RNAcentral holds the full RNA, with entries from ENA.
The part of an RNA shown here (large-subunit ribosomal RNA, domain IV) has 330 nucleotides and comes from a Phycisphaerales bacterium.
[in-house]
Context: one part of a larger RNA
RNA sequence: CGGUCGUGAAGGAACUAGGCAAAUUGACCCCGUAAGUUCGCGAUAAGGGGGCCCUCCCUCGUAAGAGAAGGGCGCAGAGAAAAGGCUCUGGGAACUGUUUAUCAAAAACACAGCUCUGUGCGAAGACGCAAGUCGAAGCAUACAGAGUGACGCUUGCCCAAUACCGGAAUGUCAAGGAAGUGGCUCAUCGCAAGAGAAGGUCAUGACCGAAGCACCGGAGAAUGGCGGCCGUAACUCUGACGGUCCUAAGGUAGCGAAGUUCCUUGUCGGGUAAGUUCCGACGCGCAUGAAUAGCGUAAUCACUGGAGCACUGUCUCCACGACCGACUCG
Numbered sequence: 001c002g003g004u005c006g007u008g009a010a011g012g013a014a015c016u017a018g019g020c021a022a023a024u025u026g027a028c029c030c031c032g033u034a035a036g037u038u039c040g041c042g043a044u045a046a047g048g049g050g051g052c053c054c055u056c057c058c059u060c061g062u063a064a065g066a067g068a069a070g071g072g073c074g075c076a077g078a079g080a081a082a083a084g085g086c087u088c089u090g091g092g093a094a095c096u097g098u099u100u101a102u103c104a105a106a107a108a109c110a111c112a113g114c115u116c117u118g119u120g121c122g123a124a125g126a127c128g129c130a131a132g133u134c135g136a137a138g139c140a141u142a143c144a145g146a147g148u149g150a151c152g153c154u155u156g157c158c159c160a161a162u163a164c165c166g167g168a169a170u171g172u173c174a175a176g177g178a179a180g181u182g183g184c185u186c187a188u189c190g191c192a193a194g195a196g197a198a199g200g201u202c203a204u205g206a207c208c209g210a211a212g213c214a215c216c217g218g219a220g221a222a223u224g225g226c227g228g229c230c231g232u233a234a235c236u237c238u239g240a241c242g243g244u245c246c247u248a249a250g251g252u253a254g255c256g257a258a259g260u261u262c263c264u265u266g267u268c269g270g271g272u273a274a275g276u277u278c279c280g281a282c283g284c285g286c287a288u289g290a291a292u293a294g295c296g297u298a299a300u301c302a303c304u305g306g307a308g309c310a311c312u313g314u315c316u317c318c319a320c321g322a323c324c325g326a327c328u329c330g
Stems, first nucleotide, its partner, number of pairs: 001325008010316002014314001019311001028050004036041001038150001051073005058067003085309007092301002097109002113148007125134003151296004156226003161223002164218004170214003176208002180204006188195002227245005254288001255285001266282005
């Protein structure tokens, strides 16, 4: 000097990104226990008390005994070990659960519940070249896919785009079919040039021709989207109101400097002597918003922010001790 421990005057978080670490608390019994609440909880809430022995009287009891009070004893199977710190208030996720084996346990995943879509059974869907298997020895109160995620109150407008569903008149349109036309070939005709039936063959091809697409509709808990400028009220400010342009439609209820707010330490209020964090408000929301769910919510949480009480070597400010190393010698 390092490690693992122990003790500490006065102070008590002044430490620090942050009470990280440590300390406090702690079993059992008795008393007592708030807001809130889904009436189950919250709750070991919180907060108190409890060593042993003897005894006249007193209280309770049929009694054993218990209580109360007084007196005595007092480190003694004494003890050791073991053994919640608590409270208030935000955010998030309802909850128990699951996860990055080896830096992340979470607000991520899952979850009951909710919704949509597909599927009538040789089901849809999945695996497989197939046979076949799972689905299921199930049958729409089932199974599969997708989203949301207890519960409560709710879930607005837009079908122009994209995807999906329905429609089938018209347009477009493949293979295939095919009237016709043209070339080659050749029987035949012709003195020759040439013409040239049937058949074969090559090319072209009117017309017929499904789905799809176009087209016409539908539908948002489908992918998604949800405006701008100008003016206006008896001080000023603001703008219920008006004008105009654009759009498929211009953001409703809620919430809001938010886990979303750039400007920003916004402004006001609270807490502190002093608060870029925190809580309550306001709302010019850079760039909230309704199952990529919105807003609430008791309980739960090795989650996360703020505050207080208790407690402490975290600190003011370090000191001493134990053991193990380091160091010296062997």
Taxonomically the source falls in Phycisphaerales (Bacteria, Pseudomonadati, Planctomycetota, Phycisphaerae). The coordinates come from a structure-prediction model, not an experiment, and the mean pLDDT is 83.